c-di-AMP riboswitch aptamer (ydaO/yuaA leader), 148 nucleotides, folded computationally. The sequence was found by an Rfam model in a public genome assembly. Its mean pLDDT, the model's own confidence on a scale to 100, is 77.

[in-house]
RNA sequence: AUAAGCGUAACGCUUAAUGGACCGUAAGGUCCGGCGGGGGAACCAAAGCGAUCAUAAUGGAUCGCAGGGGUGAAUCCAUAGUUAUGGUAGGGGGCUCUCGACUCCCGAAUCCGUCAGCUAACCUCGUAAGCGUUGAUCGGGAGAUAAG
Numbered sequence: 001a002u003a004a005g006c007g008u009a010a011c012g013c014u015u016a017a018u019g020g021a022c023c024g025u026a027a028g029g030u031c032c033g034g035c036g037g038g039g040g041a042a043c044c045a046a047a048g049c050g051a052u053c054a055u056a057a058u059g060g061a062u063c064g065c066a067g068g069g070g071u072g073a074a075u076c077c078a079u080a081g082u083u084a085u086g087g088u089a090g091g092g093g094g095c096u097c098u099c100g101a102c103u104c105c106c107g108a109a110u111c112c113g114u115c116a117g118c119u120a121a122c123c124u125c126g127u128a129a130g131c132g133u134u135g136a137u138c139g140g141g142a143g144a145u146a147a148g
Stems, first nucleotide, its partner, number of pairs: 009134006018033006034127006044117001048065006067115001068112004076087004090106005095143007
């Protein structure tokens, strides 16, 4: 001097996932605020298919088949033929806002259990987790910060 790793601090990112008070040696627990989700009237919307029974007929009853719904951006298509490749609805980042460009990523997972449309009052739940940088993508306008 360079590279990698570890720790700390600060700053920052995805996300609703944060601020505070009290108890406790601590782990943790309770409560309040903020943020986020679910259930839940009227009006409106919606009303699966088949068989059997009953009936003047509709409505109805039973059985069978098919399910259906939530959180989230995370849906769908093609090819392959063994779970892979390419794309895609949609979503996020590059200090903040705005107009425009360029560029880098994600495009998962999981829960309910035959059941939930919307939905005022009301009821109820969550507030996990996982990461990055050490000088700062470009142009116009306005701001903020930084050189560990």